């Protein structure tokens, strides 16, 4: 340096171009308990950063930056 792969709540992980972006774990509130713990309902919380193509992007493409693998 060339090539590939990958970036989604705080973590972890789904989401075949039309979803209200979905679980689990944590966090907050409530209920249950004499007080924690466990249990149960409820809540907020995300699409690396730009541009493009398209009636409509996480999802296709193009650059940027960042991790990763392979290779000289």
């Nucleotide at each position: 340096g060339g090539c590939c792969u990958c970036u989604u709540c705080g973590u972890c992980u789904a989401u075949c171009g039309g979803u209200u972006a979905g679980g689990a774990c944590g966090a907050g509130a409530g209920a249950u308990u004499c007080u924690c713990a466990a249990u149960c309902u409820c809540u907020a919380a995300a699409g690396a950063g730009g541009a493009g193509u398209u009636c409509g992007a996480u999802u296709c493409u193009c650059c940027u930056a960042g991790a990763g693998g392979c290779u000289a």
Transfer RNA from a Bacteroidales bacterium, 72 nucleotides, folded computationally. The organism belongs to Bacteroidales, within Bacteria. Its Rfam family is "tRNA". Rfam describes the family as follows. Transfer RNA (tRNA) molecules are approximately 80 nucleotides in length. Rfam classes the family as a transfer RNA.